[in-house]
Context: one part of a larger RNA
RNA sequence: UGACGGGGACCCGCACAAGCGGUGGAGCAUGUUCUUUAAUUCGAAGCAACGCGAAGAACCUUACCUACACUUGACAUACUCGUCGGGGAUUUCAGAGAUGAUUUCCUUCGGUUCGGCCGGACGAGAUACAGGUGCUGCAUGGCUGUCGUCAGCUCGUGUCGUGAGAUGUUGGGUUAAGUCCCGCAACGAGCGCAACCCCUAUCGUAUGUUGCCAGCAUUUAGUUGGGCACUCAUGCGAGACUGCCGGUGUUAAGCCGGAGGAAGGUGGGGACGACGUCAAGUCAUCAUGGCCCUUACGUGUAGGGCUAGAAACGUGCUACAAUGGGUAAUACAGUGAGCAGCGAGGUCGCGAGGCCAAGCUAAUCUCUAAAAUUAUUCUCAGUUCGGAUUGUACUCUGCAACUCGAGUGCAUGAAGUCGGAAUCGCUAGUAAUCGUGGAUCAGCAUGCCACGGUGAAUACGUUCCCGGGUCUUGUACA
Numbered sequence: 001u002g003a004c005g006g007g008g009a010c011c012c013g014c015a016c017a018a019g020c021g022g023u024g025g026a027g028c029a030u031g032u033u034c035u036u037u038a039a040u041u042c043g044a045a046g047c048a049a050c051g052c053g054a055a056g057a058a059c060c061u062u063a064c065c066u067a068c069a070c071u072u073g074a075c076a077u078a079c080u081c082g083u084c085g086g087g088g089a090u091u092u093c094a095g096a097g098a099u100g101a102u103u104u105c106c107u108u109c110g111g112u113u114c115g116g117c118c119g120g121a122c123g124a125g126a127u128a129c130a131g132g133u134g135c136u137g138c139a140u141g142g143c144u145g146u147c148g149u150c151a152g153c154u155c156g157u158g159u160c161g162u163g164a165g166a167u168g169u170u171g172g173g174u175u176a177a178g179u180c181c182c183g184c185a186a187c188g189a190g191c192g193c194a195a196c197c198c199c200u201a202u203c204g205u206a207u208g209u210u211g212c213c214a215g216c217a218u219u220u221a222g223u224u225g226g227g228c229a230c231u232c233a234u235g236c237g238a239g240a241c242u243g244c245c246g247g248u249g250u251u252a253a254g255c256c257g258g259a260g261g262a263a264g265g266u267g268g269g270g271a272c273g274a275c276g277u278c279a280a281g282u283c284a285u286c287a288u289g290g291c292c293c294u295u296a297c298g299u300g301u302a303g304g305g306c307u308a309g310a311a312a313c314g315u316g317c318u319a320c321a322a323u324g325g326g327u328a329a330u331a332c333a334g335u336g337a338g339c340a341g342c343g344a345g346g347u348c349g350c351g352a353g354g355c356c357a358a359g360c361u362a363a364u365c366u367c368u369a370a371a372a373u374u375a376u377u378c379u380c381a382g383u384u385c386g387g388a389u390u391g392u393a394c395u396c397u398g399c400a401a402c403u404c405g406a407g408u409g410c411a412u413g414a415a416g417u418c419g420g421a422a423u424c425g426c427u428a429g430u431a432a433u434c435g436u437g438g439a440u441c442a443g444c445a446u447g448c449c450a451c452g453g454u455g456a457a458u459a460c461g462u463u464c465c466c467g468g469g470u471c472u473u474g475u476a477c478a
Base pairs, nucleotide, nucleotide: 001478002477003475004474005473007472008471009470010469011468012467013466015462016461019426020425021424022423023422026318027317028316029315030314031313032312033311034309035308042053043052064304065303066302067301068300069299070298073129077128078127079125080124081123082122083121084120086107087106088105089104092101093100094099109119110118111117131293132292134291135290136289140287141286142282143281144280145278147276152191153190154189155188156187157186158167159166160165171182172181173180197270198269199268200267202238203237204236205235206234207233208232211228212227213226216225217224241264244258245257246256247255248254320419324378325377326376327375328374329373336367337366338365341360342359345356346355347354348353385416390411391410392409393408394407395406396405432454433453434452435451436450437449438448
């Protein structure tokens, strides 16, 4: 100087407390462990691995296993020789297929100094080489997680100290903040904080089509004429600064209350992550040193596996019902997406869906709510709760749903009556609850990322648990 303390003082955080809803019990989905297996490819491991890499394993993916093939190779550059364009369609044979052999037809590359000169393709050969999701993340780059959006981490000069170092950065106040003020052997500065950036909340202004409709006419319908007030969209501006008033404070920084205001003291969100820590994670995104394989640890094909199942754990979904289930009627969004697409409307089917098909490369057309509300029924039961499981008949995608997809109808109707110890999230348009969209994607979502609808309770407080910051103290630790 640090680190540590079941030392002290001060402060903060959904850290506790106060509340609301869960997990832990059930069924299922999904990930992991373990076991099994020819293979169940690999990685991730307290917080910070476990709906994680994977924004989607039937084939492909695919790295694994089995079998069968290839060896200058599936891919790159260079050399020699030959064929020359090259491409498309097509017949037959062998084979599981990759692949190999084969028939016929159509068409006839570019530049050009007109020279087999250059470019381009195929075949054969030879060697340099290719190739490796093989090992090492404890050889590395890059990227990422974490402490933590915590308020810290440092430097120059000066001063003090023999020196390691100290001072500044400590102290008194204050702040979300090393934020600011005052004081001070310090005076300044840098990386962080804040602001500058984006979204959102109010207003003005410009522009009104594909958007909107107050008044006029018109219509089933903003449909049409008309209009651009309003909504909305897209630009450009205004607006919030403790600016004003009172109190308080040291005449300071600030704090408390008030006015005005759409918004008030960081208005609400996002992006943004200092010096560093964990030899943290990743050689399987990529790149890369070293090591290793080279008729195989490389390459291709078919089938299988990654989907197994005694058991255990994590994360979720659905429930156990009456604040509910069923039936009927009926209202209101916002993100987004769309041409190998979204598909209105009509029609067939109980339905998943089929057939015909308008419009739309989209403020134009299409995809689009549910909870809520109203009426009625069920009357507390393993039920008109719950939907697992199984049988059967179908639908869709796709060469192909056996291993192994999703959906629909009918039948079946399991556990489950609110969950032990323990444990998680959340402070406001939040939790809870309800649906919607998107990426991936042929098909497949209870996951992920977004969107809106309805919309709470509680916070006395900081003694305690956990994590963090500042000062101080002890130490046989570095």

A computed fold for a 478-nucleotide part of an RNA from an Alphaproteobacteria bacterium, annotated as small-subunit ribosomal RNA, 3' major domain. It was read from a public genome assembly. The coordinates come from a structure-prediction model, not an experiment, and the mean pLDDT is 81. It matches the Rfam family "Bacterial small subunit ribosomal RNA". Its family is annotated with ribosome and structural constituent of ribosome in the Gene Ontology. NCBI's taxonomy places the organism under Bacteria, Pseudomonadati, Pseudomonadota, Alphaproteobacteria.